[in-house]
Context: one part of a larger RNA
RNA sequence: GGCACACGGGGGAUGCCUAGGCUCUCAGAGGCGAAGAAGGACGUGAUAAGCUGCGAUAAGCCGUGGGGAUUAGCAAAUAUGAAUUGAUCCGCGGAUUUCCGAAUGGGGCAACCCGGCAUGUUGAAGACAUGUCACAAAAAUGAGCAAACCUGCCGAACUGAAACAUCUAAGUAAGCAGAGGAAGAGAAAAUAACAAUGAUUUCCUGAGUAGUGGCGAGCGAAAGGGAAAGAGCCCAAACCAUUUAUGUUACGGCAUAAGUGGGGUUGUAGGACUACGAUGUGGUACAAUGAAAUGAACUGGAACAGGAUGGGAAGCCUGGCGAUAGACGGUGAUAGCCCGGUACAGGAAAGUGACAUUGACCUAGUAGUAUCCUGAGUACCGCGAGGUCGGAGACGCCUUGUGGGAAUCUGCCGGCACCAUCCGGUAAGGCUAAAUACUCCUGAGAGACCGAUAGUGAACCAGUACCGUGAGGGAAAGGUGAAAAGAACCCCGAACAGGGGAGUGAAAUAGAACCUGAAACCGUGUGCUUACAAGCGGUCGGAGCAGACAAGUUCUGUGACGGCGUGCCUUUUGCAUAAUGAGCCUACGAGUUACUCUUCAUUGGCAAGGUUAAGUGGUUAAGCCACGCAGCCGAAGCGAAAGCGAGUCUGAAUAGGGCGCAUAGUCAGUGGAGGUAGACGCGAAACCUUGUGAUCUACCCAUGGACAGGUUGAAGGUGCGGUAACACGUACUGGAGGACCGAACCGAUAAACGUUGAAAAGUUUCCGGAUGAUCUGUGGGUAGGGGUGAAAGGCUAAUCAAACUGGGAAAUAGCUCGUACUCCCCGAAAUGUUUUUAGGAACAGCGUCGGUAUAGAGUUUCAUAGAGGUAGAGCUACUGAUUGGGUGCGGGGGAGUCAAAUCCUACCAAAUCCAGACAAACUCCGAAUGCUAUGAAAUAUGACCGGCAGUGAGGCCCGGGGUGCUAAGGUCACGGGCCGAGAGGGAAAGAACCCAGACCAUCAGCUAAGGUCCCCAAGUGUACGCUAAGUUGAACUAACGAGGUCCGAUUGCACAGACAGCUAGGAUGUUGGCUUGGAAGCAGCCAUUCAUUUAAAGAGUGCGUAACAGCUCACUAGUCGAGCGAUCGGGCAUGGAUAAUAAACGGGCAUUAAGUGUAUCACCGAAGCUAUGGGAUUGAAAUAUAUCGGUAGGGGAGCAUUCUAAUUGCGGUGAAGGUAUCUGGUAAUGGGUGCUGGAGCGAUUAGAAAAGCAAAUGUAGGCAUAAGUAACGAUAAGGCGGGAGAGAAACCCGCCCACCGAAAGGAUAAGGUUUCCUGAUCAACGCUAAUCGGAUCAGGGUUAGCCGGGGCCUAAGGAGAACCCGAAAGGGAUAUUCGAUGGACAACGGGUUAAUAUUCCCGUGCUUUUUAUAACUGCGAUGUGGGGACGGAGUAGUGAAACUGCCGCGAACUGACGGAAUAGUUCGUUAAAGGCUGUAGGUAUAGUUUAUCCAGGCAAAUCCGGAUAGAUUGCUGAAAGCUGAUAGUACCGCAAACCUUCGGGGGCGUGGAUAGUGCAGGUAAUCAGACUUCCAAGAAAAACCGCUAAGCUUCAGGUUAUAAAAACCCGUACCGCAAACCGACACAGGUAUCCGGGAAGAGAAUUCUAAGGUGCUC
Repeated sequence: GGCACACGGGGGAUGCCUAGGCUCUCAGAGGCGAAGAAGGACGUGAUAAGCUGCGAUAAGCCGUGGGGAUUAGCAAAUAUGAAUUGAUCCGCGGAUUUCCGAAUGGGGCAACCCGGCAUGUUGAAGACAUGUCACAAAAAUGAGCAAACCUGCCGAACUGAAACAUCUAAGUAAGCAGAGGAAGAGAAAAUAACAAUGAUUUCCUGAGUAGUGGCGAGCGAAAGGGAAAGAGCCCAAACCAUUUAUGUUACGGCAUAAGUGGGGUUGUAGGACUACGAUGUGGUACAAUGAAAUGAACUGGAACAGGAUGGGAAGCCUGGCGAUAGACGGUGAUAGCCCGGUACAGGAAAGUGACAUUGACCUAGUAGUAUCCUGAGUACCGCGAGGUCGGAGACGCCUUGUGGGAAUCUGCCGGCACCAUCCGGUAAGGCUAAAUACUCCUGAGAGACCGAUAGUGAACCAGUACCGUGAGGGAAAGGUGAAAAGAACCCCGAACAGGGGAGUGAAAUAGAACCUGAAACCGUGUGCUUACAAGCGGUCGGAGCAGACAAGUUCUGUGACGGCGUGCCUUUUGCAUAAUGAGCCUACGAGUUACUCUUCAUUGGCAAGGUUAAGUGGUUAAGCCACGCAGCCGAAGCGAAAGCGAGUCUGAAUAGGGCGCAUAGUCAGUGGAGGUAGACGCGAAACCUUGUGAUCUACCCAUGGACAGGUUGAAGGUGCGGUAACACGUACUGGAGGACCGAACCGAUAAACGUUGAAAAGUUUCCGGAUGAUCUGUGGGUAGGGGUGAAAGGCUAAUCAAACUGGGAAAUAGCUCGUACUCCCCGAAAUGUUUUUAGGAACAGCGUCGGUAUAGAGUUUCAUAGAGGUAGAGCUACUGAUUGGGUGCGGGGGAGUCAAAUCCUACCAAAUCCAGACAAACUCCGAAUGCUAUGAAAUAUGACCGGCAGUGAGGCCCGGGGUGCUAAGGUCACGGGCCGAGAGGGAAAGAACCCAGACCAUCAGCUAAGGUCCCCAAGUGUACGCUAAGUUGAACUAACGAGGUCCGAUUGCACAGACAGCUAGGAUGUUGGCUUGGAAGCAGCCAUUCAUUUAAAGAGUGCGUAACAGCUCACUAGUCGAGCGAUCGGGCAUGGAUAAUAAACGGGCAUUAAGUGUAUCACCGAAGCUAUGGGAUUGAAAUAUAUCGGUAGGGGAGCAUUCUAAUUGCGGUGAAGGUAUCUGGUAAUGGGUGCUGGAGCGAUUAGAAAAGCAAAUGUAGGCAUAAGUAACGAUAAGGCGGGAGAGAAACCCGCCCACCGAAAGGAUAAGGUUUCCUGAUCAACGCUAAUCGGAUCAGGGUUAGCCGGGGCCUAAGGAGAACCCGAAAGGGAUAUUCGAUGGACAACGGGUUAAUAUUCCCGUGCUUUUUAUAACUGCGAUGUGGGGACGGAGUAGUGAAACUGCCGCGAACUGACGGAAUAGUUCGUUAAAGGCUGUAGGUAUAGUUUAUCCAGGCAAAUCCGGAUAGAUUGCUGAAAGCUGAUAGUACCGCAAACCUUCGGGGGCGUGGAUAGUGCAGGUAAUCAGACUUCCAAGAAAAACCGCUAAGCUUCAGGUUAUAAAAACCCGUACCGCAAACCGACACAGGUAUCCGGGAAGAGAAUUCUAAGGUGCUC
């Protein structure tokens, strides 16, 4: 380390529970709001953070009804109270009800700020109190909010059509407006059809019909019938009367217009009118009164005891009782009789209210028919749209944009073009209950709904925490016990952490991290085992060791050693694959549901019939029963139809043919499948619609700010020279520039680092711009097919070739992935045709299940008879191609004196002949196999109908072919086999090759392929050969080469002596001839290469020479003594033969074999065959027979889970769940026992499902792994001593060291929001520790007339009466009003706190207003004028403070012994606002002033402006000075309390005439709205100062002075280049402004340093 067991930790599954949900039923209610809603903010308690309640009368106040003992909510505890003089509590009514919000006096950044008027308080101002003040509308009223339902306006897209445009989705979603408890519709210019009905609405049906429709996908009525409900009316007009106005008049009136009253309301027309008649009948939806009934809290409300068990009885046992009450809940386990309740009875306010009465309102007849009335830009028509089932159609009807435009009852409209007849109705005005739709809400109840990953997102303080700028998104989280009896006391420990005892309790392994307490994961102990061992870790066999008791052929644990053995899923032709998915565990997680849709099967009812739908009635509930016959299906078909009908159509037909007839349906239940719906689950990129975003960024607008320092030296100017005058030159001046160098600032060139970062873009070094098209703050504007863009498709909140959020929406996905228990039977396909089709689909093929008929179609073999044109073969048999030869038509060439004839020709060549040979698209021929038919035999299929599929990617091997290269593990079709979907044996290993088809068991036998030396079962078998290469021992290995070796055949030589070796010869004519310089056998040419001598010897086979010579060979003899050659064929071997580990027999190894060939015997060898036993299927059954591999798929039978019903049981003497073990069943699974657990749970038979998980990069939670690994966030740095403390590297104190110092110091804005200070604490947070902290707990802290903001002003921009535009929402916009980043505007110094100070205190000032007093007086505005009032750059001057230097002075200190002087060192030597003063400087086309005149300043003006004339020198203004100032402080003394390590610290208080009111350098603010210069020509308004208008003029008002009084609201802590802001963090990033010392230096560069601050939390 492994396995096992025991005991724990961890975790929170499971079981049980339910306080909360979900879905409904029946009733109620269907609104709230200017009398201030919904919703909030802030308050409110003795203590009070949250929730709840309430509102300054604040967990409440008053009245009234109920009730009767406790009570101050959740919520314990303490304190203090209340209550029988009736509290708390419950019902009803009332009072109060801050602020915001429609929000409404004005404004605004909701919960805040600021007002006017009236009255009151007050001496006045101020302030306060109460009331009132918005807009629209004449008024009443309206406005806003709220879930669905309703009406209207506007109106998508995805999607479907397998693409897409008409169409669909869909008039849906969304937006907008409006209303009600319902809404809308509604009393026929209707529907119909020769018959009729009689407003509307809703349901059933009609009917998926008529229709419509790229006649595609789809869409889809109406009448009629059956039901629910039921209800009808009023105006306008004619006519009569009258009011007002106008016109007119003969003043009598008349007319017109607008209004009012009466009248009147319809189609067999009606009414007015005329005549007659009646005074009634009936009704109501309106109001009042009465009123049964209903209706709140609430009241009464039956009946039980005992025993044993137990912690506890309601369970069990025994014996009773009540029931108009056995609903339900509770009580220490399961209760009719214990409690609350329940049945029943009572009570009764507001409210509701059948019904009644009264009022009010409505309602009527007859006759006549001359006249009048009966809805006008209407009907209707043209053009263009929409609605309807109707998509422009033959298109009516309805609505309407536009252009025309009637009639008047003898009229007009409709009845699906139009016309006629006929019929129905009476438009162009209005109202109308019920039946119907919905549920934010209230009450009562229900559930074969959920039970904490479920059910609402939410059982719990949830629309919370948290995320986002925002719209918006959006969690997790239940359980002690019957009762807190919640653990007194002791011990360990620093400990109020945690633990051990003790105690409580039935139980504490129920201890608050609390019921049960699974798994992953982490431990401790014990047994066995493990250090030569190689592995999908199991399985089969098995030694040893240990244990148990029932003591055995037992069981349990371990497992030395051996055999075999490449996970699961998915997807594939094919996966151990190095192809996909999964870290592990637990829970959750996918074919469901609806539908009078269709079809099939099955079960049941009835049957030539079957059946009801809506609805109605009955019944305690669930539900059931009855009625209901409208309708549907069937019973008759055929035809385009008229039509005919067991027939009919076609046709001339009586023919033929087509379709029918010779009956079975229908309703319901269940199941299979389809359709429509999201339709098995998860998954897009996208499209559309409403909104939200310019705190990032782009551009723009307004208003502010910033740019150290240095350099260069344009124009212009001046002087001089120069010119006729210019020009020009030169010197100086001057200070321009998208000028130069270079910090801040802005950017981002190169590289490195970083890349699970310090950082979701940075760091370091280098680098670019740095007065400009510059950078930057604040406030604003532009918004998604839109913006913005010096343009990169850039940016538009870490998102951009179309943002983000919600919705349509479960879009669609011919695509990928996943899809959950068992067993049994059968079992495919990867092919054809078509396809915008090729990875999809339809039909066919192949599978399965059910049914039917036929005994014979199927299959195989044999026999017989056939068709056929392949293999082969052949071609003088065709077509085509083809080699050689013969012959040679014809042609070419040559000759022929031209031409012709003719001749020649080693040229081309038809045809033909001879010989040879070729063909998928040649055939005179022509098999085998296959196919057809008949017969026989064997076998058991086959066919048809119907339900349900899957498949339509195939692959390899063999054979004969195409293609390709007679390439491919290539590709295509055909035949066969196998894999696919097939296990077993062999081939080392291997989908397909060889053998062989697995129902189960067996330690039985026989075989196949293949094997038999060892690994490894079986022969070191037998016989005869071959191989020498380790060839070989199973991948392939060529051309070509080779006296390897063996065998065969043919042929030659050979005892008359072969072959090889050795010895010897190899000669002569002749140097053959020619050629040649030479050529003699041997450069070359020639040839009867001849002849001679010979045993034999070439006019020569090679070497050689200049040529000869020389050496050889052929040939010959001798020697030797038996075989020797040549050619062809075959076997085995050999070279050819090159790839990276030794790595290509499986290894060891093997040589007369363990290689190889032939023959032969034996054995081994499989899930094959056999044997024995068992199971299942088929079958009516059997002990018969046969069968039982299996993916997609079909069929069948079961197991488990949850709930329901009936029946029947178990349970505190212990249910479910958990855990261990035994046991039954083929399996899913069932049962028993022990322990745990502590209250529920089964069985049987049926039923119903949220009904079974290993995988979906699944969802949630938990836990591992990597790993005690990386890292601990700037390399500016720490060290020592002391302190308290349980504990110190980090805290505190001290000393030393180090770092920043244009900051890493100081002060603000924004933003944050208590982080500030003090005390206490250390669980968590802090990247370590912590005694410390920006952490936790508690307490404390922010003080303003003069600082900032408001009570003042306006900019960009916003809002916005009027007005304009627009379907609506809304957009623009004048007056007006908001809006700072700007304008206006009054305070300084010192002291003080733990924490605040220009705020408190001290001192000294200033501003405004009011009053009083005094003096003077033309005051008066929202009008008018002035003023405010403005750019860039540059130059010069003035000149504080700080700072530096020098001098002086004060104090302290230093001086070894040792004092003094001198000397030195350090520190200090300071001083505000305000008042007075008015200097330097600036200004001269300037300022002030007087007089006169004037078409301007919207009226006026004495003002402004303009003009003329005169006078005058003012105006502005720093600094300095005086004062403030006896400020007080520093400093030096004295010194209380207190602390102390005894050294000191501390500093209440108090003393000090202690010292310069020097000099120099030097610059900023300031002067200053200065000056100069340039071109791009540089806010507004108020304050303030004049003027007058109305008006007022003893008042009021104004000016000045003095005194007194008054002076509101908000901010104020702290951080603020950062640990407190923006970046998820205590994050190396970002963040506007002001001050920013010294030395060196041009400098804010750079280095060092002061004050001050730090050492960066391992």